[in-house]
Transfer RNA from Candidatus Ornithomonoglobus intestinigallinarum, 74 nucleotides, folded computationally. It matches the Rfam family "tRNA". The family's RNA type in Rfam is transfer RNA.
RNA sequence: GCGGGCGUAGUUUAGUGGUAAAAUGUCAGCUUCCCAAGCUGAGGUUACGGGUUCGAUUCCCGCCGCCCGCUCCA
Repeated sequence: GCGGGCGUAGUUUAGUGGUAAAAUGUCAGCUUCCCAAGCUGAGGUUACGGGUUCGAUUCCCGCCGCCCGCUCCA
């Protein structure tokens, strides 16, 4: 330099055009003499910038980061 894959909540991941979800963690409450465990509830997220579309996490382009491969001769 070229090609491919990945980027979603603090963390680990699902979802792939129709208002984004689980586990765990955080906070509050219940329970308990206290702690732990358990139960209930709350808040928080599509790497970034554009385009297409009535509507984009999803499709297209660019860009950033991470990972993998290639770069044949003398």
The coordinates come from a structure-prediction model, not an experiment, and the mean pLDDT is 80. The organism belongs to Candidatus Ornithomonoglobus, within Bacteria.